The RNA shown here (c-di-GMP-I-GGC riboswitch aptamer) has 84 nucleotides and comes from a Gammaproteobacteria bacterium. The coordinates come from a structure-prediction model, not an experiment, and the mean pLDDT is 87. Rfam family: c-di-GMP-I-GGC riboswitch aptamer. Gene Ontology term of the family: cyclic-di-GMP binding. The source organism's lineage runs through Bacteria, Pseudomonadati, Pseudomonadota and Gammaproteobacteria.
């Protein structure tokens, strides 16, 4: 540099519960593990989700801001260390 054991040290933590913040998706702290070898980061590309708006009304599209990195993909860093 790649590569990922039914290893070891070390780590994260989904659903659901409680609190707290947001109109919302969703955040955060505490509990709690379904999984994870980048489930550290970063919204760049794509998808999905909230608002607002769109409308004569109601709706869809585009259009603005916003969410998810545990949906894929790129990016950027880092722990281990069996076999090939």
């Nucleotide at each position: 540099u790649a590569u990922g054991a039914c290893a070891a040290a070390g780590g994260c933590a989904a659903a659901c519960c409680c609190g707290c913040u947001g109109u919302g998706a969703a955040g955060c702290g505490g509990g709690g593990a379904c999984g994870c070898a980048a489930a550290a980061c970063c919204a760049c590309c794509g998808g999905c989700c909230c608002u607002g708006g769109g409308u004569a009304a109601a709706a869809a599209a585009g259009c603005a801001g916003g969410g998810c990195a545990g949906c894929g993909g790129g990016g950027c860093u880092a722990c281990c260390a069996a076999a090939g």